[in-house]
Context: one part of a larger RNA
Molecule: large-subunit ribosomal RNA, domain V
Organism: Candidatus Yanofskybacteria bacterium
RNA sequence: CCCGCACCAAGACGGAAAGACCCCGGAAGCUUUACUAUAGCUUGGUAUUGGGUUACGAGUCUUGAUACGUAGCGUAGUGGGGAGGCUUUGAAGCCCCGAUUUCGGUCGGAGUGGAGCCGCCAAUGAAACACCCAUUUUCAAGAUUUGUAAUUCUAACUGGCGAUACCCUAAAAGGGUAAAAAAUAGUAAUCUUUCAGGUGGAGAGAGUUUUUUAUUUUUUUAGGGUAUCGUCAAGACAGUGCCUGGUGGGUAGUUUAACUGGGGCUGUUGCCUCCUAAAGAGUAACGGAGGCGUUCAUUAAGGUUGGCUAGCUCCGGAUGGAAAUCGGAGCGAUAGUGUAAAGGCAUAAGCCAGCUUGACUGCGAGACGGAUGUGUCGAGCAGGUGCGAAAGCAGGACUUAGUGAACCGACCGUUGGUCGUAGGACCGCGGAAGAUCAUCAGAUAAAAGCUACUCCGGGGAUAACAGGCUAGUACUGCCCGAGCGUCCAUAGCGACGGCAGUGUUCGGCACCUCGAUGUCGGCUCGGCUUAUCCUGGCGGUGAAGAAGCUGCCAAGGGUUUGGCUGUUCGCCAAUUAAAAAGCUACGCGAGCUGGGUUCAAACCGUCGUGAGACAGGUUGGUCCUUAUCUGGUGCGGG
Numbered sequence: 001c002c003c004g005c006a007c008c009a010a011g012a013c014g015g016a017a018a019g020a021c022c023c024c025g026g027a028a029g030c031u032u033u034a035c036u037a038u039a040g041c042u043u044g045g046u047a048u049u050g051g052g053u054u055a056c057g058a059g060u061c062u063u064g065a066u067a068c069g070u071a072g073c074g075u076a077g078u079g080g081g082g083a084g085g086c087u088u089u090g091a092a093g094c095c096c097c098g099a100u101u102u103c104g105g106u107c108g109g110a111g112u113g114g115a116g117c118c119g120c121c122a123a124u125g126a127a128a129c130a131c132c133c134a135u136u137u138u139c140a141a142g143a144u145u146u147g148u149a150a151u152u153c154u155a156a157c158u159g160g161c162g163a164u165a166c167c168c169u170a171a172a173a174g175g176g177u178a179a180a181a182a183a184u185a186g187u188a189a190u191c192u193u194u195c196a197g198g199u200g201g202a203g204a205g206a207g208u209u210u211u212u213u214a215u216u217u218u219u220u221u222a223g224g225g226u227a228u229c230g231u232c233a234a235g236a237c238a239g240u241g242c243c244u245g246g247u248g249g250g251u252a253g254u255u256u257a258a259c260u261g262g263g264g265c266u267g268u269u270g271c272c273u274c275c276u277a278a279a280g281a282g283u284a285a286c287g288g289a290g291g292c293g294u295u296c297a298u299u300a301a302g303g304u305u306g307g308c309u310a311g312c313u314c315c316g317g318a319u320g321g322a323a324a325u326c327g328g329a330g331c332g333a334u335a336g337u338g339u340a341a342a343g344g345c346a347u348a349a350g351c352c353a354g355c356u357u358g359a360c361u362g363c364g365a366g367a368c369g370g371a372u373g374u375g376u377c378g379a380g381c382a383g384g385u386g387c388g389a390a391a392g393c394a395g396g397a398c399u400u401a402g403u404g405a406a407c408c409g410a411c412c413g414u415u416g417g418u419c420g421u422a423g424g425a426c427c428g429c430g431g432a433a434g435a436u437c438a439u440c441a442g443a444u445a446a447a448a449g450c451u452a453c454u455c456c457g458g459g460g461a462u463a464a465c466a467g468g469c470u471a472g473u474a475c476u477g478c479c480c481g482a483g484c485g486u487c488c489a490u491a492g493c494g495a496c497g498g499c500a501g502u503g504u505u506c507g508g509c510a511c512c513u514c515g516a517u518g519u520c521g522g523c524u525c526g527g528c529u530u531a532u533c534c535u536g537g538c539g540g541u542g543a544a545g546a547a548g549c550u551g552c553c554a555a556g557g558g559u560u561u562g563g564c565u566g567u568u569c570g571c572c573a574a575u576u577a578a579a580a581a582g583c584u585a586c587g588c589g590a591g592c593u594g595g596g597u598u599c600a601a602a603c604c605g606u607c608g609u610g611a612g613a614c615a616g617g618u619u620g621g622u623c624c625u626u627a628u629c630u631g632g633u634g635c636g637g638g
Base pairs, nucleotide, nucleotide: 001638002637003636004635005634006633007632008631010630011629012628014625015624022459023458024457025456026455027454028451029450030449031448034254035253036252037251038250040247041246042245044243045242046241047240048239050153051152052151053150054149055148056147057146058145059144060143061142062141063140064139065138067136077135078134079133080132081131084118085117086116093112094111096109097108098107099106100105158233159232160231161230162229163228164227165226166225167224168223169222170221171220172219173218174217175216176215177214178213179212180211181210182209183208184207192202257269258268259267270292271291272290273289274288275287293440294338295397296396302356303355304354305353306352307351308350311331312330313329314328315327316326336345337344339402341400342399343398360383361382362381363380366377367376368375372441385394386393387392408434411431412430413429414428416427417426418425419424466513467511468509469508470507472506474502475501476500477499478498479497483493484492520595521593522592523591525587526584527583528582529581530580533558534557535556536553537552538551539550540549541548560574561573562572563571564570601619602618603617604616605614606613607612
């Protein structure tokens, strides 16, 4: 060196299981004051559903009454006809009763009475309740229809009980049929076997009886159901069907945004101004700062014409002061601009006054900007207008924010269309309003949560462990030397500061790994570093000696046992020469453990309406792998 055997498990980011943690997408289960439905419950209407009575209403019809401004014999509803009408079937008058009343009368009934009464004519807008017809207001009576409420009836409907019929189930008794087993009489008849034949004998089958099983049928009893009849109760209620308002996690279908130096929590989401932005434009971040979701109309903050100049400082001046108003000087835009910032603005775009409505209609050459959709500027033309003597200026505001596409329904207008006999209805077209559609290029008219009971598809595109990069933090060292050290910066220390190193802390980043790199502590077994705790050798000393302090060299060896706690750590106790610090996937689970953390069960506290949640506590809770290769140990062979 090669080969073999036995053994060990450090590595092959060993094997197993398309990671269960985390994130993204999807699903499911669960919850609720998420949304929308719905079973159920409930309200009202109506049908099933009928008859009386009373009360209060409504409609229609009949009969009878009723109707008062003034003038006028008078209580004249309105319109028309009309010259006669009523009366011994009892007129006028008188008397009694009732109704009504504008208190004057009108109407009805009974009695008496015994022949008249009223109209036409004058006055009145209108002529006779003389008479007839129609009609209006109000009232009374009656009829009829209907509503509400109460009450009642019985015949619908419903229920209890009884009877009957039928059906189902179970049990008992009896009968029929079939099968099996057992027993039995007679040979009148049949068949087989033995003997030559007969007689005789044996077996089979059939018959009868008994038992068992299966099936069928009858009767009885019990239970259940359906129908009919009787009776009782209840009763047009209840029940049920349809329509309808409410309630309704009982049930169902769904929704519950994105960005994000992992996710969650917070914040943000559209528009305007500045910086970042690298002297054209444009340019990102959970970069740094601010604003907007408007305001202005009669004293317009708009148009035009004319005019004017702020603000600060100093000096002077009654009340008067740091600042009021007055005068002077200096500086020169610091003032002002409706509202943020930037860019502008004195010819003012700032301030004041006069007159006004161009804060117009129809257009628009041409540009800017831009993925698209939106957006921005615009000379000029036509019409009509305001101001100005005129030239001219004016299609809002010093400019840049002050906003919302489609669909939808409503509104105004309309020389269009469809339908309809027409009134009209619908559609189109033009205009303007309705969105914190603010997740602001706007998913629906309409929407929140939990999952540790979870599941699926994916991701090392993205977190927790380990590694890597970095080194803010941490640790170690150095420089300066104010000061402490009686004196003396540096024996020993060392403020304020500065510069390095290390890769043991806490972090930052998210680079391998999510078709899996097992995570704290303990046990076992180690290997390495030195910034050395002990042992060794030296320097300095504020080293007399001893004991120390501090530094240099040095990694050979060593560096304890207990109590508490899952603990690492820490505290305590007793020792020791000393009880050093680290790295090794915070060494080591295909070596052990499984106390902690981190599944499913459960309890407490807190939070939540709840499902549930909690680097809060508590009890319990399956640790697989026969070694192929590398590596290592022992033995043997060549």